This is a predicted structure of a 73-nucleotide RNA (transfer RNA) from Aneurinibacillus danicus. Model confidence (mean pLDDT): 81 of 100.

């Protein structure tokens, strides 16, 4: 310079064919009790990297940025 993969809560991640964004973990409360990072119940927590575009409807399709990794010169 070229291709390629990722990017989703505070961390590691799931998302099917385009139709209501989930889960552990941390975190806050509350119950249990021999505590601790124990268990059990609930609460809260997302501009779905950014900007556009197509579509009645976009995390998913297409564009071009940004980042991180990887193959190639």
């Nucleotide at each position: 310079g070229g291709g390629g993969u990722a990017u989703u809560a505070g961390c590691u991640u799931a998302g099917c064919u385009g139709g209501u964004a989930g889960a552990g973990c941390a975190g806050c409360c509350g119950a249990c009790u021999c505590u601790u990072a124990a268990u059990c119940g609930g609460c809260a927590g997302g501009u779905c990297g950014c900007a556009g575009g197509u579509u009645c409807g976009a995390c998913c399709c297409c564009u071009g940025c940004a980042u991180a990794c990887c193959c190639c010169a």